[in-house]
């Protein structure tokens, strides 16, 4: 310097253009004589800019960061 791959709650993770899943976790309530457990319920995320589209996580161009690989 070129070239491939990844970026989604704290944390892991599904999502081939149409409300962004699901576990963990947090909070609350339910049950207990207290806790644990169990069950309900709430909260909580798409790396950044841009373009295309009625509508982007998703297609295109950039840029950032990490992982390989050539030189």
């Nucleotide at each position: 310097g070129c070239g491939g791959c990844u970026g989604u709650a704290g944390u892991u993770u599904a999502g081939u253009g149409g409300u962004a899943u699901g576990a963990c976790c947090u909070u609350g309530g339910c049950u207990u004589c207290c806790c644990a457990a169990g069950c309900c319920a709430a909260g909580a995320a798409c790396u950044c800019g841009g373009g295309u589209u009625c509508g982007a996580a998703u297609c295109c161009c950039g840029a950032c960061a990490g992982c390989c690989g050539c030189a």